[in-house]
RNA sequence: AGAGUUUGAUCCUGGCUCAGGACGAACGCUGGCGGCGUGCCUAACACAUGCAAGUCGAACGGACGAGGCCCUUCGGGGCCGAGUUAGUGGCGAACGGGUGAGUAACGCGUGAACAACCUGCCUCUUUGAGGGGGAUAACACCUGGAAACAAGUGCUAAUACCGCAUAAGACCACAUUACCGCAUGGUAAAGUGGUCAAAGGAGAAAUCCGCAGAGAGAGGGGUUCGCGUCCCAUUAGCUAGUUGGCGGGGCAACGGCCCACCAAGGCGACGAUGGGUAGCCGAGCUGAGAGGCUGAUCGGCCACACUGGAACUGAGACACGGUCCAGACUCCUAUGGGAGGCAGCAGUGGGGAAUAUUGGGCAAUGGGCGAAAGCCUGACCCAGCAACGCCGCGUGAGGGAAGAAGGCCUUCGGGUUGUAAACCUCUGUCCUUAGUGACGAAGGAAGUGACGGUAGCUAAGGAGGAAGCCCCGGCUAACUACGUGCCAGCAGCCGCGGUAAUACGUAGGGGGCGAGCGUUGUCCGGAAUUACUGGGCGUAAAGGGUGCGUAGGCGGUACUUUAAGUUGGAUGUGAAAUCCCCGGGCUUAACCUGGGGCCUGCAUCCAAUACUGGAGAACUAGAGUGCAGGAGAGGGAAGCGGAAUUCCUAGUGUAGCGGUGAAAUGCGUAGAUAUUAGGAGGAACACCAGUGGCGAAGGCGGCUUACUGGACGAUGACUGACGUUGAGGCUCGAAAGCGUGGGGAGCAAACAGGAUUAGAUACCCUGGUAGUCCACGCCGUAAACGAUGACUGCUAGGUGUCGGGUAGCAAAGCUAUUCGGUGCCGCAGCUAACGCAAUAAGCAGUCCACCUGGGGAGUACGUUCGCAAGAAUGAAACUCAAAGGAAUUGACGGGGACCCGCACAAGCGGUGGAGCAUGUGGUUUAAUUCGAAGCAACGCGAAGAACCUUACCUGAUCUUGACAUCCCGAUGACCGCUUCGUAAUGGAAGCUUUUCUUCGGAACAUCGGUGACAGGUGGUGCAUGGUUGUCGUCAGCUCGUGUCGUGAGAUGUUGGGUUAAGUCCCGCAACGAGCGCAACCCUUAUCUUCAGUAGCCAGCAUUUAGGAUGGGCACUCUGGAGAGACUGCCAGGGAUAACCUGGAGGAAGGUGGGGAUGACGUCAAAUCAUCAUGCCCCUUAUGACCAGGGCUACACACGUGCUACAAUGGCGUAAACAAAGGGAAGCAGAGCCGCGAGGCCGAGCAAAUCUCAAAAAUAACGUCUCAGUUCGGAUUGUAGUCUGCAACUCGACUACAUGAAGCUGGAAUCGCUAGUAAUCGCAGAUCAGAAUGCUGCGGUGAAUACGUUCCCGGGUCUUGUACACACCGCCCGUCACACCAUGGGAGUCAGUAACGCCCGAAGUCAGUGACCCAACCGAAAGGAGGGAGCUGCCGAAGGUGGGACCGAUAACUGGGGUGAAGUCGUAACAAGGUA
Repeated sequence: AGAGUUUGAUCCUGGCUCAGGACGAACGCUGGCGGCGUGCCUAACACAUGCAAGUCGAACGGACGAGGCCCUUCGGGGCCGAGUUAGUGGCGAACGGGUGAGUAACGCGUGAACAACCUGCCUCUUUGAGGGGGAUAACACCUGGAAACAAGUGCUAAUACCGCAUAAGACCACAUUACCGCAUGGUAAAGUGGUCAAAGGAGAAAUCCGCAGAGAGAGGGGUUCGCGUCCCAUUAGCUAGUUGGCGGGGCAACGGCCCACCAAGGCGACGAUGGGUAGCCGAGCUGAGAGGCUGAUCGGCCACACUGGAACUGAGACACGGUCCAGACUCCUAUGGGAGGCAGCAGUGGGGAAUAUUGGGCAAUGGGCGAAAGCCUGACCCAGCAACGCCGCGUGAGGGAAGAAGGCCUUCGGGUUGUAAACCUCUGUCCUUAGUGACGAAGGAAGUGACGGUAGCUAAGGAGGAAGCCCCGGCUAACUACGUGCCAGCAGCCGCGGUAAUACGUAGGGGGCGAGCGUUGUCCGGAAUUACUGGGCGUAAAGGGUGCGUAGGCGGUACUUUAAGUUGGAUGUGAAAUCCCCGGGCUUAACCUGGGGCCUGCAUCCAAUACUGGAGAACUAGAGUGCAGGAGAGGGAAGCGGAAUUCCUAGUGUAGCGGUGAAAUGCGUAGAUAUUAGGAGGAACACCAGUGGCGAAGGCGGCUUACUGGACGAUGACUGACGUUGAGGCUCGAAAGCGUGGGGAGCAAACAGGAUUAGAUACCCUGGUAGUCCACGCCGUAAACGAUGACUGCUAGGUGUCGGGUAGCAAAGCUAUUCGGUGCCGCAGCUAACGCAAUAAGCAGUCCACCUGGGGAGUACGUUCGCAAGAAUGAAACUCAAAGGAAUUGACGGGGACCCGCACAAGCGGUGGAGCAUGUGGUUUAAUUCGAAGCAACGCGAAGAACCUUACCUGAUCUUGACAUCCCGAUGACCGCUUCGUAAUGGAAGCUUUUCUUCGGAACAUCGGUGACAGGUGGUGCAUGGUUGUCGUCAGCUCGUGUCGUGAGAUGUUGGGUUAAGUCCCGCAACGAGCGCAACCCUUAUCUUCAGUAGCCAGCAUUUAGGAUGGGCACUCUGGAGAGACUGCCAGGGAUAACCUGGAGGAAGGUGGGGAUGACGUCAAAUCAUCAUGCCCCUUAUGACCAGGGCUACACACGUGCUACAAUGGCGUAAACAAAGGGAAGCAGAGCCGCGAGGCCGAGCAAAUCUCAAAAAUAACGUCUCAGUUCGGAUUGUAGUCUGCAACUCGACUACAUGAAGCUGGAAUCGCUAGUAAUCGCAGAUCAGAAUGCUGCGGUGAAUACGUUCCCGGGUCUUGUACACACCGCCCGUCACACCAUGGGAGUCAGUAACGCCCGAAGUCAGUGACCCAACCGAAAGGAGGGAGCUGCCGAAGGUGGGACCGAUAACUGGGGUGAAGUCGUAACAAGGUA
């Protein structure tokens, strides 16, 4: 410090997720030791038991009393008495300890104030303590009660209680002076009057401890104030003791704290009130910091003590281990009544994911009491439990390669585990045993240790007892095998798993950390993702529809003053601990500790005065006013005008009009439409008209009139900062809509009809009502858009246009310049890019509004507004990992432009109808083997299924196998021939029969056996290689360097021409290059040359008249080598180019014809059944072999063909002309036989020699004469031929006979542009036989192409896109089903905080006090004073009532979200087919 994730890829925006640190944690697996810490976060739930606050006999009386003394009548009595002590009394119990429920508050933090206060114990100063009195516990007796406890009578003491005296002094009242203060006022001094004290104890004593008054200090507390202190405005108004005053009361003290009276105030958008949540802080975690989160342990403060209320005592409490009352709960009970409060330490139950011992000790530190000894102390110090955290240590160290064994992987060679182990040599931390043994203990000495026989030290022992957890697809370090097969499972995000998973599970190996490791939860970080530091708002989320203006914010120039902000210095404070730095102590560290720093804050004082603010007095550049101008659809009002539509009346006139893609509805013979004239009425204002004008925006358009707002230019007279922005507020605000009243020509939601359509509640047509118009009043929203808030200043230019001004000139104008508006282009700059660019989206400033992932949702609830419609404000649950912006490359478009192709058109011939052949589907079957499936499957694999083929079915048989290799044994053969036997393979018998040799054997073959293995046309073409099809013989597809762009990418390859062509030329930030095109190759067309046999014969000769022979190679031909064609020549066009058009010559002319040749790629295209091959599967069978059957089935459908339907023909007769091929298990002549298929015989020929072999159409003659025929030949019968082991299923052919459909074929559809279509035969491969198929060959031989509008396919450029699996794309809504959360809901139930009324405990206060009472007065009576009781105010809980808020639940209901392939349509994305 970043990374992953939206896309085909890119940049950006933006969310989600991860890597880090932390924890009072929990869970899973594992677990050796020690040190230091930490340990109920939940039920402030309930608690058994024990302990946690006592102490003082030197305050007091008594009781008991070890021991001692005296007396004794020996029964006992008296005295002293350490010590123990219930009670009275004193001090403490208000500290310490716990908890965080409540509390949003002067509670806390920080800083001040008290001239408005208190303070026990402690310290200091000063003064004093004289003399009296009356009681009362204890105790004794007695009464009641179960108990708790209570009552009565009698006795007694005090440092308990009460008078009196004294009064330095304090306080109060009156009046005075001095000084001081921020106000009230304070301090000091003196005067008069009044009130107010005391206690003793110990000791032999000194003395000490106490007591009282006053003053001071220290420490502690109380109160007040400034500032700070969470969320919600869907909480906006709250408040009656409320705010203030006067006078009282009360308090330690101020104060509505309380009371009477008076006034009507007080708080609040700087957030009152209400609701929710919460103890606050020092600090802790995190972070670079600023911040954010937290408030365990330690420390400070507060609050609380079962819940609520109350006071008493006291220096201090409204009191955790005190009291009273009420309530709930628990316990005891004799039922009458009582007792209790662990949020002290342990502990129990419960709750919970979860948190310890009913331990030891007061030795230390600290606290209470005491003169002290001492006692008490669950504070505290220690120990126990827990890896809960932090820190430290160990589980061994060195050597050791045959790189052992085993495991795993393997290409079988090896690799890895791995110096790891074994083995050798050491060491002893921890551990075990034994010995020794602390510091902590301070004081003058001594004594005193829970921890603890602990830490430490010493000795001995032995590698012995001590390693796991997570991860290994990317992020993120670390990879293989097997299993599984969208299953089981994983997952933080992206995502993995559907038969080769580095992602699941296991193993081996590896990586990380290590007594721990992972997971979960929470917080901060990364996140600049709430942006103060440090973000944005044209299109990504985001500018308010507009102005006016309040509060508020900000504000021109120069001067004086002030010193609030600001800056500097000083002082106080900012507790300690924490943190940082430098040191110190535990062996180190954690931990502890000394010093320093820090604590960024607050307050006070002093100083400075640039800037900001305040005050004062000025200025004119901002702003405004005045004077005189011109421009304008600016606004509201009144009036006027013409064109057009419609309607009415009348005339002319006749059969249609209207409307559409085409129609129909509609109108019209009752006279329409058309046309002429007149009239009525409403609405809107053609041309001018212009990215022209005006207005704040919405918006404004005929003409005239008056009224009226604003802007502009000029002048520089006036005011003198009067400015700007603007939360709330107010105004205006298109269209539609609403209310009332008018108006209504045209247009036109709804509605009706006609069409279209599968449907058409639409688009189109005919009608048509609200509405549109006017007046008044509402509504208050729009893509109210420049998707761009307002204002000010600054920052290159160029060119239009509107309204003014100035200057010059040769003046209806031009040029220059200036101000204000409105456009375009463009530099810098900005921007993610697009783009913006003086009218900024640039550079700066001020103010306001708004945004923070998508959906849910601008929805729900609440509130405000509205007549309503609705508007404004505006969530959550839940759900997703994206949603989005700009640009790029493709693909696509019922987008555009250009171009090509038998693509259309123009033609010729077909298919689709018939019969048959063949293939496919379907059906059938035991099987009808398998594959191919739009074009690009279907006479395809198959260039040929009777057996074989054959893979299928039935039946039979074999199991190392039909085939290969290895091993062992036997034999000498194997092969072959003959016979028997089986349905057949298998089986049985017979005959025949090796080589080499060193004689050991070897080779080879067969048979038998064993196991490794063979075998598979079994699966997967979506695991593959190879091969092939297709787009397409279309003209394209790319690269290097350079340049442009943040980038994907672009450029080149686009553009202008041209071509069959990315072919060529020109231009150009490109320059070159590659694969394709073309050419090179084969063939064909012409010629030359060479060579002539088996080919040929011009001339010569012979001849059986056949190139047969001699001869010749001229010609044809054959096959070698060459020539030829290149836009080379001419003319025209074109740009002088490329090239095009025409012509000449030429056998051939513009790639001459044909073939081979198929770029980058696409279709998971086809093929595992040609072959090869991974993996899986079968192994007496999915292998092998045999016989028979099947692949040939047949209601049907489709494709491809053949033959026809006839006269351009059929038949018959006789006659003519090819090319290219084949031939030895072959072609077979001639001859003979047969009607024929063919047979017999076998000349010739391994072929330019022989043969298949007859070419046919054609031409000639004859016949048939338009018919189901002399067309057509299916089907069937009979008889045959050939091949073959065998023609039944199931061959071809022949003869005779039979003679079906069919008379040119619906919708639709195919081929072909010249030697082509059409037509005619011939040959070959396969093959024993079996073509209408396929592949070739030649013969005869056309028609048409205007042209590119349209259909199909393709190419280039451009445009749009929400597509990228790429339009066979994407995607919307209803409905149906399942689940989830949520709104409404008649109601029902619970809770919270108030309010009204009732009742009213304890208790303070007040009144009363007939009853009671020791102290004082009084001789007494009585008084003073006090108390019980009673009453009153207040008052908790409780009761009751109507509301408020919040929650749970509910029949039913609303929408929302998610879900696999459901249904219906096709709304959006392309002009998405109606933008």